[in-house]
RNA sequence: AUCUUAUCAAGAGUGGUUGAGGGACUGGCCCCAUGAAACCCGGCAACAGUCAGUUUAUUAUUAACUGAAAAUGUGCUAAUUCCAGCAGGAAAUAUCCUGAAAGAUAAGAA
Numbered sequence: 001a002u003c004u005u006a007u008c009a010a011g012a013g014u015g016g017u018u019g020a021g022g023g024a025c026u027g028g029c030c031c032c033a034u035g036a037a038a039c040c041c042g043g044c045a046a047c048a049g050u051c052a053g054u055u056u057a058u059u060a061u062u063a064a065c066u067g068a069a070a071a072u073g074u075g076c077u078a079a080u081u082c083c084a085g086c087a088g089g090a091a092a093u094a095u096c097c098u099g100a101a102a103g104a105u106a107a108g109a110a
Base pairs, nucleotide, nucleotide: 002109003108004107005106006105007104008103013041015040016039017038021031022030023029025085026084027083028082042077043076044075047073048072050068051067052066053065054064055063081102086099087098088097089096090095
């Protein structure tokens, strides 16, 4: 780097270091010396992992679902993935709705 599956409307700092950019891409619209990004610490969440239970099946392993906790592997910690980018629908317009695409994250595969 590719493929598959699931999720993306909730949640999370008045901290430290340091100092100019950042929000994937394009357009918009925003954040930012009242301190961006990054790193550390703190926090959130519960994908994997852990524990308990139920069901099918079983010698057992395993699988699906439900719940608990948060020591472990990740992730996240402005704005719905900030909005739109493609297709369709509603509306006189403004605008709104649905699905995809793209992207992000996790787990798995080759």

SAM riboswitch aptamer (S box leader) from Clostridium homopropionicum DSM 5847, 110 nucleotides, folded computationally.
The same sequence occurs in records of 2 taxa.
The prediction has a mean pLDDT of 81.
Lineage of the source: Bacteria > Clostridia > Eubacteriales > Clostridiaceae > Clostridium homopropionicum.